[in-house]
Molecule: transfer RNA
Organism: bacterium (Candidatus Gribaldobacteria) CG10_big_fil_rev_8_21_14_0_10_41_12
RNA sequence: UGCGGGAUGGUGUAACGGUAACACAUUUGGCUUUGAACCAAAAGACUCUAGGUCCGAUUCCUAGUCCCGCAG
Numbered sequence: 001u002g003c004g005g006g007a008u009g010g011u012g013u014a015a016c017g018g019u020a021a022c023a024c025a026u027u028u029g030g031c032u033u034u035g036a037a038c039c040a041a042a043a044g045a046c047u048c049u050a051g052g053u054c055c056g057a058u059u060c061c062u063a064g065u066c067c068c069g070c071a072g
Base pairs, nucleotide, nucleotide: 001071002070003069004068005067006066007065010024011023012022013021018055026042027041028040029039030038048064049063050062051061052060
């Protein structure tokens, strides 16, 4: 420098263009002599940034930033 892949709650991952889900973690309650485990509930991401297309964008297009891999 070129090509490919990736960026989404605290963490790891989902989401045929239609108001972002699951697990763990956290908090609260239940259970227990206490704790763990278990059960129930709650909070938490406007999806890397800026534009574009569209009635509507995490998703499609363009540019940029960062990370990984391949080639030189």